[in-house]
RNA sequence: UAUUUACUUCAGGGUCGGGUGUGAUUCCCAACCGGCGGUAAUGCAUGUUUUCCAAUAUGACAAGCUCCGCGACUCACAGUGAUGUGACCGAUUUGGUGAGAUUCCAAGGCCGACAGUUAAAGUCUGGUAUAAAGAAGUUAAAA
Numbered sequence: 001u002a003u004u005u006a007c008u009u010c011a012g013g014g015u016c017g018g019g020u021g022u023g024a025u026u027c028c029c030a031a032c033c034g035g036c037g038g039u040a041a042u043g044c045a046u047g048u049u050u051u052c053c054a055a056u057a058u059g060a061c062a063a064g065c066u067c068c069g070c071g072a073c074u075c076a077c078a079g080u081g082a083u084g085u086g087a088c089c090g091a092u093u094u095g096g097u098g099a100g101a102u103u104c105c106a107a108g109g110c111c112g113a114c115a116g117u118u119a120a121a122g123u124c125u126g127g128u129a130u131a132a133a134g135a136a137g138u139u140a141a142a143a
Stems, first nucleotide, its partner, number of pairs: 001143001003141002006138005017029003031123002033112002035070004044059006064110002074087005092108005114126003
C1' cells in the first nucleotide's frame, strides 16, 4: 500500500410572523428544509516559478428536481419467515460566461412515503432507542 477476516462507532434537515375558524405548526398569505457514493470545463485556498500575464503541485468544498449509480419509504408479486424480484417509487426552465456547462453565475419554477390528528401535514406525533446507502476506525491473516 491494496486485498481479505471479525468487530466497533457514526449515519436527515425544516412553520419565524400573520389570517380565517369552536377547533389548523395540517387550510390561506408567508417562512423554512434537502439522505449516500461518483462526476465536477471552471472557480477557491495554500505552496512553488514569475516583473506581469500566466504555469504548476497539493488541498477542501460544491447537483432535492428528464447527469450516473444507490438507500429509505410506499406499492405489487413470491415466501411460514428471514428475505428476494419488480415498479410508469416525486420534481427544471430561461438567461449569462465560454471552444465546451444537466454540474459554474443569475433569475424564476417545481417536488417531497405511510399511519395519526378537534381541520386536509415535506416541516407536528408515530412505526423509528429501528433499518440502511455509506463514512470513520480497531483487530487478525497473507503478500

This is a predicted structure of a 143-nucleotide RNA (FMN riboswitch aptamer (RFN element)) from Leuconostoc fallax KCTC 3537. It was read from a public genome assembly, where an Rfam model found it. Model confidence (mean pLDDT): 78 of 100. Rfam family: FMN riboswitch aptamer (RFN element). From the family's description: The RFN element is a highly conserved domain that is found frequently in the 5'-untranslated regions of prokaryotic mRNAs that encode for flavin mononucleotide (FMN) biosynthesis and transport proteins. This element is a metabolite-dependent riboswitch that directly binds FMN in the absence of proteins.